The RNA shown here (FMN riboswitch aptamer (RFN element)) has 122 nucleotides and comes from Lentilactobacillus parafarraginis DSM 18390 = JCM 14109. The source organism's lineage runs through Bacteria, Bacillati, Bacilli, Lactobacillales and Lentilactobacillus parafarraginis. It matches the Rfam family "FMN riboswitch aptamer (RFN element)". Its family is annotated with FMN binding in the Gene Ontology. Rfam describes the family as follows. The RFN element is a highly conserved domain that is found frequently in the 5'-untranslated regions of prokaryotic mRNAs that encode for flavin mononucleotide (FMN) biosynthesis and transport proteins. Model confidence (mean pLDDT): 80 of 100.
């Protein structure tokens, strides 16, 4: 220095304005909003992970397994982009509620990572 350990610390954004309506940031014009690592170049739709939730099994329970989880194309430029630039499309779990990607809950949650720090060992 690299690895392994072990510890801190940090890890999700978002209906303006307007119609109907008894009511609706849930319907309807319209707005907005994009987690994390990889990729030959910067990604919400490419390859993967995160998965709260939901389904199955295991448990007296806590809980743990496994699973199952959404979207994009033209056409420029360039060595090299499904990721820049232009145009024109999509997408978004559960519970509550007048029918939710954005309100309000499980969430003072959990995690993919990320930065740091250390002590040992290699």
């Nucleotide at each position: 220095g690299u690895u392994u350990g072990u510890c801190u610390u940090c890890a999700g954004g978002g209906c303006a304005g307007g119609g109907u309506g008894u009511a609706a940031u849930u319907c309807c014009c319209g707005a907005c909003c994009g987690g994390c690592g990889g990729u030959g170049a910067u990604a919400g739709u490419c390859c993967g992970c995160g998965a709260c939730a939901c389904g199955u099994g295991a448990g007296u329970a806590a809980u743990c397994a496994c699973g199952c989880u959404g979207a994009a194309c033209u056409g420029g430029u360039g060595u090299a982009a499904u990721u820049c630039c232009a145009g024109u499309a999509c997408c978004g779990a559960c519970a509550g509620u007048a029918a939710a990607g954005u309100c309000u809950g499980g969430u003072a949650u959990g995690u993919a990572g990320a930065a740091g720090a250390u002590u040992a060992a290699a």